This is a predicted structure of a 155-nucleotide RNA (Lysine riboswitch aptamer) from a sheep gut metagenome. Rfam family: Lysine riboswitch aptamer. Rfam links the family to the GO term lysine biosynthetic process.

RNA sequence: GAUAGAGGCGCGAUGACAUUAGUAACGCUAAACAGAACUCGGUAGUUUUUAGCGUGAAAGGGGUAAUCGCCGAAAUGAAAUAUUCUUACCGAAGGAUAUUUUGUUGGUUUUAAAGAGAAUAUCUUUAAGACUGUCACUUUAAGUGGAGCGCUAUC
Numbered sequence: 001g002a003u004a005g006a007g008g009c010g011c012g013a014u015g016a017c018a019u020u021a022g023u024a025a026c027g028c029u030a031a032a033c034a035g036a037a038c039u040c041g042g043u044a045g046u047u048u049u050u051a052g053c054g055u056g057a058a059a060g061g062g063g064u065a066a067u068c069g070c071c072g073a074a075a076u077g078a079a080a081u082a083u084u085c086u087u088a089c090c091g092a093a094g095g096a097u098a099u100u101u102u103g104u105u106g107g108u109u110u111u112a113a114a115g116a117g118a119a120u121a122u123c124u125u126u127a128a129g130a131c132u133g134u135c136a137c138u139u140u141a142a143g144u145g146g147a148g149c150g151c152u153a154u155c
Stems, first nucleotide, its partner, number of pairs: 001155005008071001010070005025055007035048004039092006074105013106132011134146005
C1' cells in the first nucleotide's frame, strides 16, 4: 500500500399504517362594518370578525416488521458561496436545500439545561455519569489512559 473483517438495542435508506386532525383550506347560510391580520420598518396591495352546517388535506418528525446498502457506517456545530421561502418592491431578520472548508463524535444509554417540533413522541448541542468494544501501559481476578486518518487477519 491492497484485500477481507469485528463492536451492537450498530448506522442509513425505502413502502404501508398511525399521529399531525376533523386541524389548515374550500363551499353555503346568518349576523357585524368596528377593529384587526399578512416576521419587522417604509410604500402599496390583498384579506378579514363571530356562529352554524358540509367537504376535508399535506410536509417534516415518529413506531413496527421486512428488504437493501454499509462499519465515518453516519450524524452534527461554525463559516463561506449559490438557489429558494416568509403577499409585491426596498432594507433587515429568520427558515430550507446543495457544495466547499473546518471542528466534534468508537458505539449504546441515563440525567440536567438550551433549541427544534402539533406533541408528555422524537431529534440536536453542551455538561456529568453508566455499560460495552478496541489498543497501549501497569501493581495484570483488574485498574488507568488514548481515539476510528483507529483495530484485527492475510498478501